Context: one part of a larger RNA
RNA sequence: GUCUGCGAGUUAUUGUUGGUGGCGCGCAUAAUGCCCUUCCGGGGCGCAUGCACAGCGAAAGCAAGUCUGAAACAGACACUUGUCGCCAGCAGUAGACCCGAAGCCGAGGUGACCUACCCAUGAACAGGAUGAAGCACUGGUAAUACAGUGUGGAGGUCCGAACCGGUGAAUGUUGAAAAAUUCUCGGAUGAUUUGUGGGUAGGAGCGAAAGACUAAUCAAACCCGGUGAUAGCUGGUUCUCCCCGAAAUAGCUUGAGGGCUAGCCUUGGAUGCUGACCUGCGGAGGUAGAGCACUGGAUGAACUAGGGUCCAUACCCGGAUACCGAACUCAAUCAAACUCCGAAUGCCGCAGGGUGAAGUCCAGGAGUCAGUGCGUGAGGGAUAAGCUUCACGCGCGAGAGGCAAACAUGCCAGAUCAACAGCUAAGGUGCCGAAAUACCAGGUAGUGGAAAGGAUGUGAAGUUACUUAGACAAUGAGGAUGUUGGCUUAGAGGCAGCCAUCAUUUAAACAGUGCGUAAUAGCUGACUCAUCGAGUGAUUUCGCGCCGAAAAUGAUUGGCGAUUACUGGUAUACCGAAGCUUUGGAUGCCAUCCCCUCCGGGGGGUGGUUUGGUAGGGGAGCGUUGCGUAACUGUGAAGCUUCGGCGUAAGCCGGGGUCGAGUGAUCGCAAGUGAGAAUGCAGAC
Numbered sequence: 001g002u003c004u005g006c007g008a009g010u011u012a013u014u015g016u017u018g019g020u021g022g023c024g025c026g027c028a029u030a031a032u033g034c035c036c037u038u039c040c041g042g043g044g045c046g047c048a049u050g051c052a053c054a055g056c057g058a059a060a061g062c063a064a065g066u067c068u069g070a071a072a073c074a075g076a077c078a079c080u081u082g083u084c085g086c087c088a089g090c091a092g093u094a095g096a097c098c099c100g101a102a103g104c105c106g107a108g109g110u111g112a113c114c115u116a117c118c119c120a121u122g123a124a125c126a127g128g129a130u131g132a133a134g135c136a137c138u139g140g141u142a143a144u145a146c147a148g149u150g151u152g153g154a155g156g157u158c159c160g161a162a163c164c165g166g167u168g169a170a171u172g173u174u175g176a177a178a179a180a181u182u183c184u185c186g187g188a189u190g191a192u193u194u195g196u197g198g199g200u201a202g203g204a205g206c207g208a209a210a211g212a213c214u215a216a217u218c219a220a221a222c223c224c225g226g227u228g229a230u231a232g233c234u235g236g237u238u239c240u241c242c243c244c245g246a247a248a249u250a251g252c253u254u255g256a257g258g259g260c261u262a263g264c265c266u267u268g269g270a271u272g273c274u275g276a277c278c279u280g281c282g283g284a285g286g287u288a289g290a291g292c293a294c295u296g297g298a299u300g301a302a303c304u305a306g307g308g309u310c311c312a313u314a315c316c317c318g319g320a321u322a323c324c325g326a327a328c329u330c331a332a333u334c335a336a337a338c339u340c341c342g343a344a345u346g347c348c349g350c351a352g353g354g355u356g357a358a359g360u361c362c363a364g365g366a367g368u369c370a371g372u373g374c375g376u377g378a379g380g381g382a383u384a385a386g387c388u389u390c391a392c393g394c395g396c397g398a399g400a401g402g403c404a405a406a407c408a409u410g411c412c413a414g415a416u417c418a419a420c421a422g423c424u425a426a427g428g429u430g431c432c433g434a435a436a437u438a439c440c441a442g443g444u445a446g447u448g449g450a451a452a453g454g455a456u457g458u459g460a461a462g463u464u465a466c467u468u469a470g471a472c473a474a475u476g477a478g479g480a481u482g483u484u485g486g487c488u489u490a491g492a493g494g495c496a497g498c499c500a501u502c503a504u505u506u507a508a509a510c511a512g513u514g515c516g517u518a519a520u521a522g523c524u525g526a527c528u529c530a531u532c533g534a535g536u537g538a539u540u541u542c543g544c545g546c547c548g549a550a551a552a553u554g555a556u557u558g559g560c561g562a563u564u565a566c567u568g569g570u571a572u573a574c575c576g577a578a579g580c581u582u583u584g585g586a587u588g589c590c591a592u593c594c595c596c597u598c599c600g601g602g603g604g605g606u607g608g609u610u611u612g613g614u615a616g617g618g619g620a621g622c623g624u625u626g627c628g629u630a631a632c633u634g635u636g637a638a639g640c641u642u643c644g645g646c647g648u649a650a651g652c653c654g655g656g657g658u659c660g661a662g663u664g665a666u667c668g669c670a671a672g673u674g675a676g677a678a679u680g681c682a683g684a685c
Base pairs, nucleotide, nucleotide: 001685002684003683004682005681006680011094012093013092014091015090016089017088018087019086020085021084022083023082026051027050028049033045034044035043036042037041055062056061065077066076067075068074097236098235100233104226105225106224108223109222110221116200117199118198119197120196121195122194123193124192125190127159128158129157130155134151135150136149137148138147139146163187164186165185168183169182170181171180202218204214205213239621240620241619242618243617244616249262250261251260252259253258263368264367265365266364267363268362269361270360271359273356277353278352279351280350281349282348283347289341290339291338295335296334297333299331300330301329306324307323308321309320310319311318371396372395373394374393375392376391377390378389379388380387401412402411403410416585417584418583419582421581422580423579427575428574429573430560431559432558436572438570439569440568441567442566453547454546457544458543459542460541461540462539463538464537465536466535474531475530476529477528478527480504481503482502485499486498487497510525514523515522586611588609589608590607591606592605593604594603595602596601622674624671625670626669627668628667631663632662639658640657641656642655643654644653645652646651
């Protein structure tokens, strides 16, 4: 892991509500006991007692009233109907749906064969090295001291086996081993190591002290008991169908992942048009917008008090100013905490419509209190976030189906069941893929399938200038004279710079647009003519393209691929869903008709409408075990197996085979009553 079996809302009692019964000129007996009996048992007596029959007040107390109060005609409560069984829902008390702690306690017990320390008594330490004190001799001293040589054999001395330890590394890591092996390393006559026997124990021991150790267990051992401790936490909670169907909010909370009350759901009863919504009328309001009349912000101009600087000045007066500049004025503006103004919606009230799986009230039962995405209006943030906090709406949550390649939340659309029928929505119609390779334009970038910004890409619509009196472009020719204009300058001749910018000849030609020279020269442009023969410049708006464009395994409009199968527009078809329709069946509710009735209700027909669903509420059933009741069974029970049939489902029925001794319809009763999950429990494989 699989299979089989077991495995979780129970029981007692008290209350409360509903259902159903008995009695109600109240209801019921409890225990002991007594009596009767068909003697596991049933019936009667038993009248204590309980509930009800009157309430109000803290109470004395008063009483259909009482209390508060000086009092009331004010307020509060009351002015009444039950009770006892059975069944069901829920609550309280109990382990109270089941499993699960870490823990706390016990004058309950077991442990020092591991380990800590201690006591008693034993044992062990190869070999080598060093050479303390003391002593002897010699030297030495006045005598000591001191020195040398020898002797001697000290030491928590040195090196290093046994022994004890465990430094570093590798291996091992479902190990050979629940701490080891190998290499390496520390101590090795000592505070050494070790055998045997003994002692100290659980808030206690023992500790050269690490909260270490006390039998693989230690910030309080192990076993037993209190004990089913408690768990606002996690997990699990077993058959079927039908009806309705939430919440993730507010307030309070030693409250924040828990609760209580309300909100939202459901069931029953009552009410009976009151509801959502629509229309009309009447209201309150200061948002969007707008505005500058207030409060403030911010820009420019004019004017100007005042100031700066300069001049002048003994002082007082003054003068100049391309400086700064309050207030006032003008112009144009900005505001969540500005308003002279001011909507749309929404909100409140009244009237009319509105019979809806509407509203309201009472009673029983809940669940919910982590929400989330998108659109819109805002705050926070960076006018960031798949961010965060509100408000309004829709969805998901609890919603399947179609579309968006895939995709809780986007778009379409709300799945009662069946059909090899039809029509549509969103979205689509080259092929993958169901359906037009339709039409008119645009685009050339595979743009489509990345931004600011940039550009003689290209198309459409304008405005404007020139143009057959010949434009634009190109080519040919000219582009002159006074003059090298004047000044300046070394020079300045169209072309360093300053000033002026005339006149002449002309078809036209600048006192010169650029290159160039030291300055000239040279080239070119403006301007003119000729050739040519029809458009050419500038600018505005819009459509579609271009550049901008760098990321790590091989690239994606979903793919292929396509110049339409891209983009815009137009028209008609078609495809396309569990939507709608068609045909048939089922279900809840409502209306109506018929039948039956124990008058509670039940059954049938027709019509309308309904039937997605988590938490959750309500209803109706199936099956299991046992008991009572008809029966069946060796002419073959149950079980197993196979075939067939029935029912909306849980399930039920029949035939054959196998098997060999029990089974059990119907109607009731009672539950140890349904398994896939709990890192469930036991067994098997």

This is a predicted structure of a 685-nucleotide part of an RNA (large-subunit ribosomal RNA, domain II) from a soil metagenome.
Model confidence (mean pLDDT): 84 of 100.